[in-house]
RNA sequence: CCUGUCGGCCGGAUGACCGCGGUCCCGAUUCGUCGGGGUCGAGGAAAGUCCGACCUCCACAGGACACGGUGGUGGGUAACGCCCACCGUCCCGCGGGGUGACCUUCGGGAUAGGGAAAGUGCAACAGAAAGGAUACCGCCCUGAGCUUGUCGAAGGGUAAGGGUGAAAAGGUGCGGUAAGAGCGCACCGGUUCCGGUGGUGACAUCGGAGCCCGGCAAACCCCACCGGGAGAAAGACCAAAUAGGAGGGACGAGGUGGUCCGCCUCGCUUGACCUCCGGGUAGGUCGUUCGAGGUCCCGGGCAACCGGGAUCCCAGAGAAAUGGUCAUCGCCCCGAGCAUCGGCCCGGGGUACAGGAGUCGGCUUACAGACCGACAGGGCCC
Numbered sequence: 001c002c003u004g005u006c007g008g009c010c011g012g013a014u015g016a017c018c019g020c021g022g023u024c025c026c027g028a029u030u031c032g033u034c035g036g037g038g039u040c041g042a043g044g045a046a047a048g049u050c051c052g053a054c055c056u057c058c059a060c061a062g063g064a065c066a067c068g069g070u071g072g073u074g075g076g077u078a079a080c081g082c083c084c085a086c087c088g089u090c091c092c093g094c095g096g097g098g099u100g101a102c103c104u105u106c107g108g109g110a111u112a113g114g115g116a117a118a119g120u121g122c123a124a125c126a127g128a129a130a131g132g133a134u135a136c137c138g139c140c141c142u143g144a145g146c147u148u149g150u151c152g153a154a155g156g157g158u159a160a161g162g163g164u165g166a167a168a169a170g171g172u173g174c175g176g177u178a179a180g181a182g183c184g185c186a187c188c189g190g191u192u193c194c195g196g197u198g199g200u201g202a203c204a205u206c207g208g209a210g211c212c213c214g215g216c217a218a219a220c221c222c223c224a225c226c227g228g229g230a231g232a233a234a235g236a237c238c239a240a241a242u243a244g245g246a247g248g249g250a251c252g253a254g255g256u257g258g259u260c261c262g263c264c265u266c267g268c269u270u271g272a273c274c275u276c277c278g279g280g281u282a283g284g285u286c287g288u289u290c291g292a293g294g295u296c297c298c299g300g301g302c303a304a305c306c307g308g309g310a311u312c313c314c315a316g317a318g319a320a321a322u323g324g325u326c327a328u329c330g331c332c333c334c335g336a337g338c339a340u341c342g343g344c345c346c347g348g349g350g351u352a353c354a355g356g357a358g359u360c361g362g363c364u365u366a367c368a369g370a371c372c373g374a375c376a377g378g379g380c381c382c
Base pairs, nucleotide, nucleotide: 001378002377003376004375005374006373007372008371010369012329013328014327015326016325017324018323020041021040022039023038024037025036026035027034028033043353047364048363050362051361052360053359054358055231056230057229058228067227068226069225070224071223072086073085074084075083076082087113088111089110090109091108092107093106095104096103097102114222115221119220120219121216122215136162137161138158139157140156141155142154145151146149170188171187172186173185174184175183189212190211191210192209193208194207195206196205197204198203235286236285237284238283244277245276246275247274248273251267252266253265254264255263256262293312294311295310296309297308298307299306300305330351331350332349333348334347335346337344338343
């Protein structure tokens, strides 16, 4: 210097003109709106709706089963399946020690990480065989036979060697043996139990005894723990018109009465009027945006995060506004030119993904380009 992986961070700026939505003020108004001014107007993911909550309504004696989820330890948090730190395991790189199996310092990365010694199941291709092995090649023993050999039917032993595979029944060495084998011993590795020490703990380490029986649970399963349902079209309130109900008044008929008013009874499916009622449609208001809030500083903590102080108000809405054009600049790419080799300048092209609809914390996914850091590989120079 180039390339790659991982992590973090940013993801255009200014001005002019035209236009859009919320809200406030002023003016006009035919009360429908209109004009002017102020102010505010998407994101790092607003997305997927996957996880956890707030909030709301519904349901709710208890137990068991089913179903779904989670799975090392400690911490953070309102909570979480999220985040931080640590532990264990695995991988990579430069080294060190040992005859060897193997052990190990440092640096970096991955990790859905209870149980495979309860049961069931699975393992392509290759291979004789994929789990307590029906021996392919080889090795060893016995050996029918006859061509007497470096032959060999048949039977048996052997998992040490070869070969296959991602994986072949712990490994190294010595003994042992016909050849072999944890068959025996020493060491290495793993594992179970008991005890000591250190650590809050996962665990580490030391000693003793036993064992060596493969892998996969992101297959069923077993164990432990957790889990009511629906969601803002949640839900709460106000409430036209029409139809309906009650009452009044008015109208008609009858009675009382000599007549009128008045009073009483009946009708009202004759029409109009007034008052009230419940229901809750159209419509409206709230929920609804000040919140587990943002920014900066100080302090605590390895960190996630926490505490204190100052300061800010930051879309709210209804099928839904946040846009467009131009100019100048920024950034990247390509080409030409100049250069005093730090750069300057001309032309062309590009500038993503996307977008609120109750709110918040996460995760995941999409994304032109730019910057920062760590690591790995490669090239050149000293």